[in-house]
Transfer RNA from Endomicrobium sp., 73 nucleotides, folded computationally. Rfam family: tRNA. Rfam's curators write: Transfer RNA (tRNA) molecules are approximately 80 nucleotides in length. The prediction has a mean pLDDT of 81. Taxonomically the source falls in Endomicrobium (Bacteria, Pseudomonadati, Elusimicrobiota, Endomicrobiia).
RNA sequence: GCCGAUGUAGCUCAAUUGGUAGAGCAAUUGCUUCGUAAGCAAUAAGUAAGAGGUUCAAAUCCUCUCAUCGGCU
Numbered sequence: 001g002c003c004g005a006u007g008u009a010g011c012u013c014a015a016u017u018g019g020u021a022g023a024g025c026a027a028u029u030g031c032u033u034c035g036u037a038a039g040c041a042a043u044a045a046g047u048a049a050g051a052g053g054u055u056c057a058a059a060u061c062c063u064c065u066c067a068u069c070g071g072c073u
Stems, first nucleotide, its partner, number of pairs: 001072007010025004019056001027043005049065005
């Protein structure tokens, strides 16, 4: 230099191929216990790596940029 993959909640990851973004763990509060752990219930947390475009509507399609990983030279 060229090609490809990935980027979504604090962490690990979904979203059946465009229609109001979810799960597990973690966190907070409560119940339970003499207390802790475990268990149960509830709550909070993401405008989706950044920008632009297409569309009535974009995490999803297109373009550019950034980061990480892999391959080729």